Molecule: RNase P RNA; transfer RNA
Organism: Bacteroidales bacterium
RNA sequence: UUAACAGCCCGGUCUGUCGCUUCCCGAAAUAUCGGGGGGAGGAAAGUCGGGACAACACAGAGCGCCGUACUUCCUAACGGGAAGGUCUCCCGAUGAUUCGGGGGAACAGCAAGUGCCACAGAAAAUAACCGUCCCGCCGAUGGCGGGAUAAGGGUGAAAAUGUGAGGUAAGAGCUCACGGGAUGGUGUGGUGACAUAUCAUUCGGGUAAACCUUACGGGUUGAAAGGCCAUGUAUACCAGGGCUUGAGGGUUGCUCGCCCGAUCCUGGGGGGUUGGCCGUUAGAUCGCGUCAGUGAUGACGGGGCCAGAUAAAUGACAGAAUUGGAACAGAAUCCCGCUUAUGAGGCUGUUAAUACU
RNA sequence: GCCAUCUUAGCUCAGCAGGUAGAGCAACGCAUUCGUAACGCGUAGGUCUGGAGUUCGAACCUCCAAGAUGGCUCCA
Numbered sequence: 001u002u003a004a005c006a007g008c009c010c011g012g013u014c015u016g017u018c019g020c021u022u023c024c025c026g027a028a029a030u031a032u033c034g035g036g037g038g039g040a041g042g043a044a045a046g047u048c049g050g051g052a053c054a055a056c057a058c059a060g061a062g063c064g065c066c067g068u069a070c071u072u073c074c075u076a077a078c079g080g081g082a083a084g085g086u087c088u089c090c091c092g093a094u095g096a097u098u099c100g101g102g103g104g105a106a107c108a109g110c111a112a113g114u115g116c117c118a119c120a121g122a123a124a125a126u127a128a129c130c131g132u133c134c135c136g137c138c139g140a141u142g143g144c145g146g147g148a149u150a151a152g153g154g155u156g157a158a159a160a161u162g163u164g165a166g167g168u169a170a171g172a173g174c175u176c177a178c179g180g181g182a183u184g185g186u187g188u189g190g191u192g193a194c195a196u197a198u199c200a201u202u203c204g205g206g207u208a209a210a211c212c213u214u215a216c217g218g219g220u221u222g223a224a225a226g227g228c229c230a231u232g233u234a235u236a237c238c239a240g241g242g243c244u245u246g247a248g249g250g251u252u253g254c255u256c257g258c259c260c261g262a263u264c265c266u267g268g269g270g271g272g273u274u275g276g277c278c279g280u281u282a283g284a285u286c287g288c289g290u291c292a293g294u295g296a297u298g299a300c301g302g303g304g305c306c307a308g309a310u311a312a313a314u315g316a317c318a319g320a321a322u323u324g325g326a327a328c329a330g331a332a333u334c335c336c337g338c339u340u341a342u343g344a345g346g347c348u349g350u351u352a353a354u355a356c357u
Numbered sequence: 358g359c360c361a362u363c364u365u366a367g368c369u370c371a372g373c374a375g376g377u378a379g380a381g382c383a384a385c386g387c388a389u390u391c392g393u394a395a396c397g398c399g400u401a402g403g404u405c406u407g408g409a410g411u412u413c414g415a416a417c418c419u420c421c422a423a424g425a426u427g428g429c430u431c432c433a
Stems, first nucleotide, its partner, number of pairs: 001353009013320006020039008041328001045339002048337005053222004060256004065218005070084005085107001086105008108213002113211002115207003129153002131149008161179006180203010226278004235269001237268005248260003271432002285304002288301005358429007367382004376413001384400004406422005
C1' cells in the first nucleotide's frame, strides 16, 4: 500500500429569498402586526423484549398458561450487555501431539417417564434376513425343525464403545492391553462455569425450536390507560331476567377471596354531544472533567435546558463547494435495549500478500 | 397509537402434535352436437409470502423481514 474479516464514528455545510409551528415580550379590537428564542432520528421504523406511569383491592390464594436456561458480573429491568468457561467451524504454523489468530453456539435434563424416527432395511431399540456354530429328524455334498451368536454382508440420516490379542462349538467387554465416552468420590487451582490428577462403577441410538421434568421468573390491561370541565337530551315504547334466599358489575383463562349492587341488568328501538384542559415532556436527561473497575458500568464535581402538534409544524426555490441534482427515512406518553433499512467518507484492530528501509 | 388473525395452483379453500401437497371452479385437449353450452374422459399448472435456524427431513416448529384483513375512542 492492497485485500478479507470484525468493531466504531459521521448522517451534512455556507449564502439569499419566501413560508410553517410553538413559547416569551410589546402593540392592538379576541382579527392581526412587530421583535426575540426553540423546532425530528440514528434508526423517530418494526412493535420484538424490558421498564416507568395509570386503572383495576398501590395486587391476594390455588390451578392453568407463558417465558428463560454454561458461569460470574452490570443494569430500574430484560430474551439486553461485559468478562470468562466448554464445544464447534475457518485460516496459518508444525512430522505429529499441539500452538497462534478469528468467527459461531436456544450451551439444563432423552442415564426420570411417555411419544415419534417416513422410504429403504432382517431389525429403528424386547435387534437373527443372509451368514457362522451346535443338537435332533429325514428321502442325506442336501433339506426341515429347535437353539446359540451382533465377528462378516447389505440398507439407512442414524445399526448397539474403536484397535489388537486371548478365549470359544461358533461368537460376544466374556477376559486383558491401549484408546474413547458417561456417572460418582477424593486431592489441587479457580468466586464460579470448569481445568487437571487419581480411584470406583459403567458402555446406555437420535429427537425436549416433541409432550414433559427440574430450577427461576411473570397478576391483567395499555395514553383509544386515566382524571377534570363545558355543551346537550327522553332513555318514549316493546320483550326477557332480577330486587338482600342477590340479577349483574368491578378490563385476570378457570375456581375462590374481596368490593359495589336495585329509579337495576340484557336485547330491540330511540335521544344528546361530535368541544376544551390535564396526563404531556426536567428526565434511570445531555455534554465535559476526575476517580474506581480488565470491561459492561458506577461514584463524584461543575455546566446546559434540548420539539410538543391534534389532521397534525420543522419546508420550498436559487446559487456555491465537497463526492454524483447525498442514502435510509418523519416524533405523537416517556425511557433502556434488540432487530431491520441506510449514499459517500473517515478511524481502529487482526490476518495474508507485496514494496522499501 | 394498541391488539388479534392470516399469506398454499389463475380464484376460493383443505392439509396441523414434521415423512416428500390435494379439492371445487377456471384453463387446455378429446368426445358429444348442424353449431354452442352443460354432462363425460383426460392433461398441465405449486420452489406452500421472503430469508435464516432446529431436524436425517419443514407448508407445519423457532427467529427476522414483507404484505393483507379485522377489532378497540364520548354521555345518561